[in-house]
RNA sequence: UGGCCUGUAACUCAAUUGGUAGAGUGCCGCCCUUACAAGACGGAAGCUGUGGGUUCGAGUCCCACCCGGCCAA
Numbered sequence: 001u002g003g004c005c006u007g008u009a010a011c012u013c014a015a016u017u018g019g020u021a022g023a024g025u026g027c028c029g030c031c032c033u034u035a036c037a038a039g040a041c042g043g044a045a046g047c048u049g050u051g052g053g054u055u056c057g058a059g060u061c062c063c064a065c066c067c068g069g070c071c072a073a
Base pairs, nucleotide, nucleotide: 001072002071003070004069005068007066010025011024012023013022019056027043028042029041031039049065050064051063052062053061
């Protein structure tokens, strides 16, 4: 410098090929226990890396840039 892949909750990952963003772990509360752990129940937490474009509508499609990874030189 070029090519490819990736970026969504604190972390790990989904989202049925454009139609109201979810799960597990963790965190908080409550139940259970003499107590802790385990377990049951409930809750908070994200405008989806940034900026534009297309569309009635974008996490999803297009463009540029940024972070990370792989390959080539």
Predicted 3D model of a 73-nucleotide RNA (transfer RNA). Its Rfam family is "tRNA". Rfam's curators write: Transfer RNA (tRNA) molecules are approximately 80 nucleotides in length. Rfam links the family to the GO term triplet codon-amino acid adaptor activity.